Predicted 3D model of a 74-nucleotide RNA (transfer RNA) from Pentapodus setosus.
[in-house]
RNA sequence: GCACGUAGUAGCUCAGAAGUAAGAGCGCCGGACUUGUAAUUCGGAGGUCAGGGGUUUAAAUCCCCUCUAGUGCU
Repeated sequence: GCACGUAGUAGCUCAGAAGUAAGAGCGCCGGACUUGUAAUUCGGAGGUCAGGGGUUUAAAUCCCCUCUAGUGCU
């Protein structure tokens, strides 16, 4: 430099592949339990879905461009 029918969603690891509120586990905060801690259990907070534009009645999801990371080739 070129290609990718690889990835980017909560603090971390990821699910969700057009249709009614954006979710799980771990973590964090608070309560219960305990002499206390841990474990267990109940509840809570936390997201411009990488950025911009387009299609659509409706986009995390489809299309285009850009950025970042990864993989392959030279």
Notes:
The sequence is in RNAcentral, with records from ENA. It matches the Rfam family "tRNA". Rfam describes the family as follows. Transfer RNA (tRNA) molecules are approximately 80 nucleotides in length. The family's RNA type in Rfam is transfer RNA.